[in-house]
RNA sequence: UUCGAUAAUGGCAAACUUGCCGAAAGGUAAGGACGCAAAGCCGAGGGUCUACGGUUCCUAUGGAACUACGACAGCCUGGUUACCGAAA
Numbered sequence: 001u002u003c004g005a006u007a008a009u010g011g012c013a014a015a016c017u018u019g020c021c022g023a024a025a026g027g028u029a030a031g032g033a034c035g036c037a038a039a040g041c042c043g044a045g046g047g048u049c050u051a052c053g054g055u056u057c058c059u060a061u062g063g064a065a066c067u068a069c070g071a072c073a074g075c076c077u078g079g080u081u082a083c084c085g086a087a088a
Stems, first nucleotide, its partner, number of pairs: 001087004011036002016031006034074001040080003044077003047072003053067006
């Protein structure tokens, strides 16, 4: 520097359940393992999700559409750091 083996030392933890936070998406703690070689970290680009609030509209105590400054790093790209091993 490149790579990830039916190896070793270890790590993380999807769905689901419960408590808490949040309008929601979702987050968090515990339980739990579908998986993961960066499933460590960073919302910078794309993408996806949500819509309290805002804007517009309607048949208007209501309803619809649009909207990120919110969320997802276990969707992709990019950035950054790192264990073990293999090859050069």
c-di-GMP-I-GGC riboswitch aptamer from Paenibacillus chondroitinus NBRC 15376, 88 nucleotides, folded computationally. Its mean pLDDT, the model's own confidence on a scale to 100, is 86. The model forms 91% of the base pairs in the Rfam consensus.